[in-house]
This record gives sequence, structure tokens and C1' cells, in this order.
RNA sequence: UAAAUAGACAUCUAGGGUUCCGGCUGCAGGUUUGCAGUGACUGGUCCGAGAGUUGUCAACCUCACUUCGAGGUCACACGGAGGGAUAAAAGCCCGGGAGAC
Repeated sequence: UAAAUAGACAUCUAGGGUUCCGGCUGCAGGUUUGCAGUGACUGGUCCGAGAGUUGUCAACCUCACUUCGAGGUCACACGGAGGGAUAAAAGCCCGGGAGAC
């Protein structure tokens, strides 16, 4: 070691709880069923990051320009309390907010 912008969606994960499934406990029933409880149950479904991953698109810059195009960038990011949604909780949303530097 030019310049300029910095958003959307999806995906998976850290994380999260308990609607559903499964597990466990109790009761009933009797042969694998019903009801209740339980997330101080590893789990499947589920929720899930601005400051995590990956991808796609968008955006931006330079060059070329009659047209087709070519190359590059996509950086940085400390952070409550409180409230909200959903069955519920959360690194979800308010929120790159308040505040700090």
C1' cells in the first nucleotide's frame, strides 16, 4: 500500500427454555394404554445472535465504454438495568438503544 458504502435473506452454532415427542415419577388400567406431575431430564421438534459461522443477493469504488464487461471492497464493534413476544426462556425483540470510550 487508491476510493467509497456497510443492508436483506437463508444456514448452522454458542446459547435458551418446555408447547409437542421422548425420558423419569405417581396413580389407574391391565399388556403396553390413559391421566397427572417433572426441564435441579444428556435428548428429537422448537426459539436463536448487530458486536458468532457459512452462503446468496444487494450496495460501494476503480478501470473500460458504442455495446458486452474486468478488477477490487464489504471494515470496526465495550455495553447495563428494565420491558415485550411466544408454551416458555434466551446472546431473540426494544437495541449498533441508554450509557461508556
Guanidine-I riboswitch aptamer from Reinekea marinisedimentorum, 101 nucleotides, folded computationally. It was read from a public genome assembly, where an Rfam model found it.